[in-house]
Context: one part of a larger RNA
RNA sequence: GAGUAGCGAUAAAACGAGUGAAAAGCUCGUUCGCCGAAAGCCCAAGGUUUCCUGCGCAACGUUCAUCGGCGCAGGGUGAGUCGGCCCCUAAGGCGAGGCCGAAAGGCGUAGUCGAUGGGAAACAGGUCAAUAUUCCUGUACCGAUCAUGGAUGCGAUGGGGGGACGGAGAAGGUUAGCUCAGCCGGGUGUUGGAUGUCCUGGUUUAAGCGUGUAGGCGUGCUGCAUAGGCAAAUCCGUGCGGCUUAGCCGAGGCGUGAUGACGAGUGGUCUUUGACCGCGAAGUGAGUGAUACCCUGCUUCCAGGAAAAGCCUCUAAGCUUCAGUCCAUGAUUGACCGUACCGCAAACCGACACAGGUGGGCAGGAUGAAAAUUCUAAGGCGCUU
Repeated sequence: GAGUAGCGAUAAAACGAGUGAAAAGCUCGUUCGCCGAAAGCCCAAGGUUUCCUGCGCAACGUUCAUCGGCGCAGGGUGAGUCGGCCCCUAAGGCGAGGCCGAAAGGCGUAGUCGAUGGGAAACAGGUCAAUAUUCCUGUACCGAUCAUGGAUGCGAUGGGGGGACGGAGAAGGUUAGCUCAGCCGGGUGUUGGAUGUCCUGGUUUAAGCGUGUAGGCGUGCUGCAUAGGCAAAUCCGUGCGGCUUAGCCGAGGCGUGAUGACGAGUGGUCUUUGACCGCGAAGUGAGUGAUACCCUGCUUCCAGGAAAAGCCUCUAAGCUUCAGUCCAUGAUUGACCGUACCGCAAACCGACACAGGUGGGCAGGAUGAAAAUUCUAAGGCGCUU
RNA backbone atom coordinates (compact mmCIF):
# COMPACT_ATOMS: atom_id res chain seq x y z
C1' G A 1 0.00 0.00 0.00
C1' A A 2 -4.49 -0.41 3.90
C1' G A 3 -8.02 -0.97 7.98
C1' U A 4 -8.13 -1.05 1.28
C1' A A 5 -9.78 -5.67 -1.97
C1' G A 6 -12.32 -9.63 -0.02
C1' C A 7 -15.51 -12.60 3.70
C1' G A 8 -17.32 -17.95 -2.20
C1' A A 9 -24.31 -17.63 -5.82
C1' U A 10 -29.38 -11.50 -4.05
C1' A A 11 -33.49 -18.60 -1.07
C1' A A 12 -34.57 -13.59 3.89
C1' A A 13 -35.28 -12.91 7.83
C1' A A 14 -38.20 -11.07 12.61
C1' C A 15 -39.53 -11.58 17.65
C1' G A 16 -39.99 -14.09 22.47
C1' A A 17 -37.94 -17.56 26.03
C1' G A 18 -33.50 -20.46 27.68
C1' U A 19 -28.29 -21.25 28.53
C1' G A 20 -24.08 -18.44 29.40
C1' A A 21 -18.83 -14.08 31.63
C1' A A 22 -20.61 -12.59 26.95
C1' A A 23 -25.89 -14.32 22.06
C1' A A 24 -27.43 -11.34 14.89
C1' G A 25 -25.34 -16.72 14.13
C1' C A 26 -26.34 -22.07 19.83
C1' U A 27 -31.29 -24.55 21.90
C1' C A 28 -36.73 -24.18 22.12
C1' G A 29 -41.16 -21.64 20.32
C1' U A 30 -44.27 -18.45 16.97
C1' U A 31 -44.35 -16.11 12.30
C1' C A 32 -41.74 -15.19 7.35
C1' G A 33 -39.02 -16.99 3.01
C1' C A 34 -36.65 -21.14 -0.41
C1' C A 35 -36.43 -26.35 -2.82
C1' G A 36 -39.98 -30.00 -3.89
C1' A A 37 -37.91 -35.30 -11.13
C1' A A 38 -35.08 -31.88 -5.30
C1' A A 39 -31.88 -28.31 -2.28
C1' G A 40 -36.57 -35.02 -0.39
C1' C A 41 -35.84 -40.57 0.44
C1' C A 42 -33.04 -45.42 -0.60
C1' C A 43 -28.57 -48.07 -2.78
C1' A A 44 -23.57 -48.62 -5.40
C1' A A 45 -18.50 -46.48 -5.68
C1' G A 46 -15.29 -43.87 -2.63
C1' G A 47 -14.22 -42.09 2.34
C1' U A 48 -13.01 -44.68 7.26
C1' U A 49 -15.42 -43.22 12.90
C1' U A 50 -16.84 -38.13 10.22
C1' C A 51 -22.22 -41.72 13.84
C1' C A 52 -24.34 -41.03 19.47
C1' U A 53 -23.49 -38.97 24.46
C1' G A 54 -20.73 -36.01 28.10
C1' C A 55 -17.04 -32.22 28.90
C1' G A 56 -14.31 -28.11 26.36
C1' C A 57 -13.15 -23.40 22.95
C1' A A 58 -6.22 -22.63 22.47
C1' A A 59 -5.93 -23.88 17.13
C1' C A 60 -9.47 -25.30 12.82
C1' G A 61 -14.63 -22.56 11.05
C1' U A 62 -12.99 -16.56 5.79
C1' U A 63 -16.90 -12.73 11.52
C1' C A 64 -18.82 -14.31 16.71
C1' A A 65 -19.62 -18.86 19.08
C1' U A 66 -22.03 -21.15 24.86
C1' C A 67 -22.08 -24.22 18.54
C1' G A 68 -19.55 -27.81 15.04
C1' G A 69 -17.87 -32.79 10.21
C1' C A 70 -12.98 -29.14 15.76
C1' G A 71 -10.17 -31.08 20.87
C1' C A 72 -10.62 -34.94 24.97
C1' A A 73 -13.22 -39.17 26.94
C1' G A 74 -16.90 -42.96 26.84
C1' G A 75 -20.38 -45.65 23.80
C1' G A 76 -22.28 -47.59 19.11
C1' U A 77 -22.51 -51.63 13.56
C1' G A 78 -26.04 -58.37 16.39
C1' A A 79 -28.30 -62.08 9.91
C1' G A 80 -29.53 -69.85 7.67
C1' U A 81 -33.26 -66.02 4.26
C1' C A 82 -29.86 -58.68 2.60
C1' G A 83 -24.81 -58.53 0.03
C1' G A 84 -20.30 -61.28 -0.14
C1' C A 85 -17.82 -65.90 0.76
C1' C A 86 -19.81 -70.57 -1.85
C1' C A 87 -21.45 -73.35 -6.98
C1' C A 88 -21.07 -71.67 -12.38
C1' U A 89 -19.12 -69.44 -16.31
C1' A A 90 -18.01 -64.20 -19.99
C1' A A 91 -14.33 -60.71 -21.82
C1' G A 92 -9.69 -61.21 -20.02
C1' G A 93 -5.56 -63.27 -16.84
C1' C A 94 -2.37 -67.34 -15.41
C1' G A 95 -0.94 -71.77 -17.45
C1' A A 96 1.37 -78.84 -16.10
C1' G A 97 3.02 -80.97 -20.48
C1' G A 98 3.96 -78.63 -25.51
C1' C A 99 5.77 -75.20 -29.54
C1' C A 100 9.10 -71.09 -30.34
C1' G A 101 13.24 -68.13 -28.68
C1' A A 102 21.01 -66.21 -27.52
C1' A A 103 19.17 -65.44 -22.39
C1' A A 104 15.30 -62.82 -20.21
C1' G A 105 11.08 -64.71 -22.12
C1' G A 106 6.66 -65.18 -25.93
C1' C A 107 2.43 -68.15 -27.36
C1' G A 108 -0.75 -71.76 -25.84
C1' U A 109 -3.63 -77.37 -24.73
C1' A A 110 -5.75 -79.75 -20.46
C1' G A 111 -6.90 -76.98 -16.52
C1' U A 112 -7.33 -72.91 -13.01
C1' C A 113 -8.95 -68.01 -11.77
C1' G A 114 -12.09 -64.06 -13.11
C1' A A 115 -19.01 -60.58 -12.19
C1' U A 116 -20.52 -56.10 -14.26
C1' G A 117 -24.29 -62.05 -15.54
C1' G A 118 -26.83 -67.41 -13.96
C1' G A 119 -27.74 -70.33 -9.10
C1' A A 120 -32.02 -72.35 -2.29
C1' A A 121 -34.88 -69.63 1.19
C1' A A 122 -38.68 -63.69 5.19
C1' C A 123 -42.32 -60.73 5.77
C1' A A 124 -45.27 -57.23 8.96
C1' G A 125 -45.21 -54.59 13.45
C1' G A 126 -42.38 -52.83 17.73
C1' U A 127 -37.86 -51.06 19.95
C1' C A 128 -32.25 -47.75 21.20
C1' A A 129 -29.08 -41.53 22.36
C1' A A 130 -26.73 -44.23 18.36
C1' U A 131 -28.33 -50.98 14.67
C1' A A 132 -32.06 -53.45 12.58
C1' U A 133 -35.62 -57.77 6.34
C1' U A 134 -29.90 -58.65 11.61
C1' C A 135 -32.65 -57.52 18.25
C1' C A 136 -37.97 -58.55 20.15
C1' U A 137 -43.21 -60.23 18.98
C1' G A 138 -46.23 -62.78 15.48
C1' U A 139 -46.59 -65.74 11.27
C1' A A 140 -43.24 -68.35 7.48
C1' C A 141 -39.66 -70.57 4.22
C1' C A 142 -34.91 -73.11 2.30
C1' G A 143 -30.71 -76.51 2.41
C1' A A 144 -27.96 -80.40 4.86
C1' U A 145 -27.61 -84.51 8.40
C1' C A 146 -29.94 -88.11 11.44
C1' A A 147 -34.17 -91.10 13.13
C1' U A 148 -38.85 -93.55 12.07
C1' G A 149 -42.46 -95.43 8.51
C1' G A 150 -43.57 -96.74 3.46
C1' A A 151 -42.01 -97.68 -1.60
C1' U A 152 -37.98 -99.08 -4.76
C1' G A 153 -32.90 -100.24 -9.89
C1' C A 154 -29.54 -97.24 -8.21
C1' G A 155 -25.27 -95.34 -10.32
C1' A A 156 -21.11 -89.91 -14.07
C1' U A 157 -16.31 -85.26 -14.51
C1' G A 158 -20.29 -89.05 -20.07
C1' G A 159 -25.31 -88.40 -23.63
C1' G A 160 -29.87 -85.43 -24.00
C1' G A 161 -33.32 -81.58 -22.31
C1' G A 162 -33.49 -77.10 -19.77
C1' G A 163 -31.15 -72.82 -18.08
C1' A A 164 -31.23 -69.39 -22.79
C1' C A 165 -31.43 -64.24 -23.75
C1' G A 166 -31.95 -59.07 -30.08
C1' G A 167 -34.42 -54.32 -31.91
C1' A A 168 -38.99 -51.92 -32.77
C1' G A 169 -44.32 -51.60 -32.30
C1' A A 170 -49.31 -52.33 -30.65
C1' A A 171 -53.34 -53.95 -27.77
C1' G A 172 -55.73 -56.05 -23.61
C1' G A 173 -56.11 -57.44 -18.41
C1' U A 174 -54.49 -55.89 -13.66
C1' U A 175 -52.16 -53.57 -9.48
C1' A A 176 -49.47 -49.64 -6.82
C1' G A 177 -50.86 -44.81 -6.33
C1' C A 178 -54.47 -40.93 -6.33
C1' U A 179 -59.41 -38.53 -6.07
C1' C A 180 -64.39 -38.41 -4.42
C1' A A 181 -68.34 -40.24 -1.52
C1' G A 182 -69.95 -42.95 2.81
C1' C A 183 -68.65 -43.98 7.92
C1' C A 184 -65.96 -42.57 12.79
C1' G A 185 -63.86 -38.94 16.48
C1' G A 186 -63.29 -33.56 17.81
C1' G A 187 -64.71 -28.21 17.40
C1' U A 188 -68.59 -24.86 15.96
C1' G A 189 -65.75 -18.51 19.56
C1' U A 190 -65.44 -12.45 17.76
C1' U A 191 -69.18 -7.93 13.09
C1' G A 192 -72.65 -10.92 9.89
C1' G A 193 -73.88 -15.98 8.50
C1' A A 194 -73.38 -21.09 10.03
C1' U A 195 -76.35 -28.31 11.40
C1' G A 196 -73.87 -28.30 7.30
C1' U A 197 -69.25 -26.27 7.41
C1' C A 198 -63.84 -26.75 9.17
C1' C A 199 -59.94 -30.19 10.95
C1' U A 200 -57.66 -35.48 11.90
C1' G A 201 -57.63 -40.54 10.64
C1' G A 202 -59.73 -44.17 7.68
C1' U A 203 -54.57 -49.29 6.85
C1' U A 204 -52.66 -54.37 7.21
C1' U A 205 -47.20 -58.38 4.77
C1' A A 206 -44.85 -62.67 3.08
C1' A A 207 -45.49 -67.69 3.14
C1' G A 208 -49.10 -71.62 3.13
C1' C A 209 -54.25 -73.38 1.25
C1' G A 210 -58.26 -73.27 -2.21
C1' U A 211 -60.25 -71.26 -6.80
C1' G A 212 -56.63 -71.62 -9.91
C1' U A 213 -58.97 -66.37 -13.13
C1' A A 214 -57.87 -62.35 -17.56
C1' G A 215 -54.63 -64.21 -20.94
C1' G A 216 -50.63 -66.94 -23.57
C1' C A 217 -48.34 -71.47 -25.36
C1' G A 218 -49.72 -76.10 -27.01
C1' U A 219 -51.13 -81.84 -28.94
C1' G A 220 -50.21 -85.67 -25.26
C1' C A 221 -50.11 -91.00 -24.42
C1' U A 222 -48.82 -95.58 -26.51
C1' G A 223 -46.80 -99.85 -30.07
C1' C A 224 -42.86 -101.13 -33.42
C1' A A 225 -38.29 -99.97 -35.95
C1' U A 226 -33.87 -97.14 -35.76
C1' A A 227 -26.93 -96.18 -40.43
C1' G A 228 -27.54 -90.25 -35.62
C1' G A 229 -26.17 -88.07 -30.25
C1' C A 230 -17.37 -90.55 -30.35
C1' A A 231 -19.18 -96.33 -25.83
C1' A A 232 -24.22 -97.60 -23.82
C1' A A 233 -29.22 -96.04 -23.16
C1' U A 234 -35.70 -97.30 -21.59
C1' C A 235 -33.25 -90.49 -22.74
C1' C A 236 -33.01 -87.15 -27.19
C1' G A 237 -33.49 -87.35 -32.53
C1' U A 238 -35.76 -89.92 -36.98
C1' G A 239 -39.59 -93.11 -39.50
C1' C A 240 -44.35 -95.92 -39.61
C1' G A 241 -49.05 -97.02 -36.92
C1' G A 242 -53.16 -96.62 -32.83
C1' C A 243 -56.01 -93.68 -29.24
C1' U A 244 -56.71 -88.71 -28.12
C1' U A 245 -56.76 -82.65 -26.86
C1' A A 246 -53.88 -83.77 -22.53
C1' G A 247 -50.80 -80.58 -20.39
C1' C A 248 -47.72 -76.20 -19.26
C1' C A 249 -47.01 -70.95 -18.09
C1' G A 250 -49.64 -67.10 -15.76
C1' A A 251 -50.49 -61.13 -13.28
C1' G A 252 -54.34 -60.06 -10.25
C1' G A 253 -58.77 -60.97 -7.20
C1' C A 254 -61.35 -63.63 -3.11
C1' G A 255 -60.90 -66.53 1.73
C1' U A 256 -57.06 -67.42 5.50
C1' G A 257 -52.88 -65.38 8.01
C1' A A 258 -55.69 -61.58 11.53
C1' U A 259 -60.32 -62.60 18.32
C1' G A 260 -53.55 -60.26 16.05
C1' A A 261 -50.99 -55.61 14.91
C1' C A 262 -51.76 -50.40 13.59
C1' G A 263 -54.96 -46.45 14.36
C1' A A 264 -57.39 -40.17 15.35
C1' G A 265 -57.80 -39.57 20.22
C1' U A 266 -57.97 -40.36 25.44
C1' G A 267 -56.71 -41.91 30.84
C1' G A 268 -53.00 -42.68 34.61
C1' U A 269 -47.92 -42.57 36.92
C1' C A 270 -43.19 -40.39 37.42
C1' U A 271 -36.62 -38.11 38.59
C1' U A 272 -43.44 -34.01 34.22
C1' U A 273 -37.23 -30.86 29.08
C1' G A 274 -39.72 -35.87 28.53
C1' A A 275 -40.43 -41.07 29.61
C1' C A 276 -43.45 -45.26 30.83
C1' C A 277 -48.01 -48.04 31.41
C1' G A 278 -52.87 -48.73 29.58
C1' C A 279 -57.80 -48.02 26.76
C1' G A 280 -58.97 -47.40 21.78
C1' A A 281 -63.85 -45.39 17.33
C1' A A 282 -64.40 -46.02 12.00
C1' G A 283 -61.32 -49.04 9.16
C1' U A 284 -66.38 -49.36 3.38
C1' G A 285 -67.74 -48.22 -1.80
C1' A A 286 -67.10 -45.93 -6.51
C1' G A 287 -64.13 -43.54 -10.10
C1' U A 288 -59.42 -42.73 -12.23
C1' G A 289 -55.06 -45.09 -13.21
C1' A A 290 -49.37 -45.99 -14.49
C1' U A 291 -43.18 -45.60 -17.68
C1' A A 292 -44.92 -51.10 -12.73
C1' C A 293 -46.80 -56.64 -13.36
C1' C A 294 -48.93 -60.47 -16.81
C1' C A 295 -44.67 -59.82 -20.78
C1' U A 296 -38.45 -64.14 -21.26
C1' G A 297 -45.82 -62.99 -23.78
C1' C A 298 -47.99 -61.22 -28.92
C1' U A 299 -46.94 -58.92 -33.86
C1' U A 300 -43.09 -57.62 -36.96
C1' C A 301 -37.88 -56.81 -38.87
C1' C A 302 -32.84 -58.19 -40.23
C1' A A 303 -27.90 -56.77 -38.70
C1' G A 304 -30.19 -63.01 -36.47
C1' G A 305 -29.19 -61.19 -30.98
C1' A A 306 -23.39 -65.06 -24.11
C1' A A 307 -21.53 -69.28 -21.61
C1' A A 308 -21.49 -72.79 -17.81
C1' A A 309 -23.41 -74.79 -13.38
C1' G A 310 -27.51 -75.66 -10.09
C1' C A 311 -32.25 -78.60 -12.06
C1' C A 312 -34.74 -82.88 -14.95
C1' U A 313 -33.73 -87.33 -17.58
C1' C A 314 -30.66 -91.56 -19.78
C1' U A 315 -27.56 -95.23 -19.28
C1' A A 316 -21.49 -97.08 -18.71
C1' A A 317 -18.00 -99.16 -15.20
C1' G A 318 -19.82 -100.92 -10.69
C1' C A 319 -23.12 -102.44 -6.67
C1' U A 320 -27.29 -105.32 -6.61
C1' U A 321 -30.11 -109.70 1.46
C1' C A 322 -25.87 -104.29 1.73
C1' A A 323 -25.32 -99.67 -0.14
C1' G A 324 -28.06 -96.27 -2.94
C1' U A 325 -32.75 -93.69 -4.62
C1' C A 326 -37.87 -91.60 -3.87
C1' C A 327 -42.04 -90.00 -0.56
C1' A A 328 -43.92 -88.58 4.33
C1' U A 329 -43.21 -87.17 9.51
C1' G A 330 -40.04 -85.54 13.38
C1' A A 331 -35.43 -83.84 15.51
C1' U A 332 -30.83 -81.36 14.98
C1' U A 333 -28.06 -77.83 12.38
C1' G A 334 -26.89 -73.49 9.11
C1' A A 335 -19.91 -71.25 9.96
C1' C A 336 -16.96 -66.77 8.24
C1' C A 337 -16.84 -61.38 6.27
C1' G A 338 -19.77 -56.54 5.56
C1' U A 339 -23.73 -53.93 8.28
C1' A A 340 -22.24 -47.09 12.25
C1' C A 341 -22.28 -42.42 9.25
C1' C A 342 -21.79 -39.18 4.49
C1' G A 343 -23.29 -40.59 -0.20
C1' C A 344 -25.24 -34.74 -6.51
C1' A A 345 -22.02 -33.85 -1.00
C1' A A 346 -18.95 -29.25 4.24
C1' A A 347 -17.62 -36.44 5.02
C1' C A 348 -16.22 -38.92 -2.51
C1' C A 349 -12.73 -36.66 -6.92
C1' G A 350 -11.07 -31.33 -7.44
C1' A A 351 -4.41 -28.31 -2.32
C1' C A 352 -10.04 -25.20 0.74
C1' A A 353 -16.30 -26.40 4.94
C1' C A 354 -14.30 -24.82 -3.43
C1' A A 355 -21.03 -21.85 -7.58
C1' G A 356 -17.09 -27.74 -10.93
C1' G A 357 -17.57 -33.47 -11.57
C1' U A 358 -19.98 -38.19 -9.74
C1' G A 359 -23.63 -44.55 -11.65
C1' G A 360 -28.66 -46.74 -10.22
C1' G A 361 -33.74 -46.80 -7.85
C1' C A 362 -38.50 -44.10 -5.73
C1' A A 363 -41.55 -40.18 -8.31
C1' G A 364 -47.66 -37.22 -3.88
C1' G A 365 -51.49 -32.91 -5.17
C1' A A 366 -53.27 -28.65 -8.64
C1' U A 367 -52.15 -27.03 -13.97
C1' G A 368 -50.82 -29.74 -18.25
C1' A A 369 -49.55 -33.97 -23.86
C1' A A 370 -45.54 -34.34 -20.38
C1' A A 371 -40.45 -36.49 -15.62
C1' A A 372 -42.04 -29.08 -19.24
C1' U A 373 -43.77 -24.66 -16.35
C1' U A 374 -45.72 -22.33 -11.85
C1' C A 375 -47.66 -23.18 -6.85
C1' U A 376 -47.52 -26.85 -3.09
C1' A A 377 -47.43 -32.08 0.39
C1' A A 378 -44.04 -35.40 2.92
C1' G A 379 -39.34 -34.08 3.96
C1' G A 380 -35.30 -30.62 3.96
C1' C A 381 -33.26 -25.85 4.14
C1' G A 382 -32.52 -19.72 4.71
C1' C A 383 -26.45 -21.23 1.43
C1' U A 384 -20.91 -19.14 8.70
C1' U A 385 -20.05 -11.90 8.38
A computed fold for a 385-nucleotide part of an RNA from a Pseudomonadota bacterium, annotated as large-subunit ribosomal RNA, domain III. Its Rfam family is "Bacterial large subunit ribosomal RNA". Model confidence (mean pLDDT): 82 of 100. The source organism's lineage runs through Bacteria, Pseudomonadati and Pseudomonadota.